[in-house]
Parts: sequence; C1' cells; structure tokens
RNA sequence: UCCGGGAUCGUCUAAUGGUAGGACGCAUGGCUCUGAACCAUGAAAUCGGGGUUCGAUCCCCUGUCCCGGAA
Repeated sequence: UCCGGGAUCGUCUAAUGGUAGGACGCAUGGCUCUGAACCAUGAAAUCGGGGUUCGAUCCCCUGUCCCGGAA
C1' cells in the first nucleotide's frame, strides 16, 4: 500500500429493512436469624459523519480503531 472480516447495555452475545433481545454483572424488593443461593422487578447499548428509504443495527459512501491475509 492492497484485499477480507469486525465495532451493539459495564462484559459476552443475538437481531436477513418494521417495539434493539438474552446471559453474566449491577440496583431494589421478597425469601433467610444473617449471608450465599433462589424468586420478582428495574436501570443500562447500535463507533463517528453523510446518503438511500415512509422507516436503517441491517443497504451504499466516507473516517477512526481492532483482527487476519497478500506484496
């Protein structure tokens, strides 16, 4: 320099254009003599910018960063 892949709650991971979900963790409540475990509830995320579309995590362009490959 070129090619390919990736970036989503604190962490890991889903979502083939139509309400962003799950696990762990965290908070609150229940249970318990207390704690753990268990049960219930809750907060919490789409890398930045632009475009297409009635509607974008998803498609297109571009930037940043990470991984792999080629030279």

Predicted 3D model of a 71-nucleotide RNA (transfer RNA) from a Parcubacteria group bacterium. Its Rfam family is "tRNA". Gene Ontology term of the family: triplet codon-amino acid adaptor activity. Its mean pLDDT, the model's own confidence on a scale to 100, is 82. Taxonomically the source falls in Bacteria candidate phyla (Bacteria).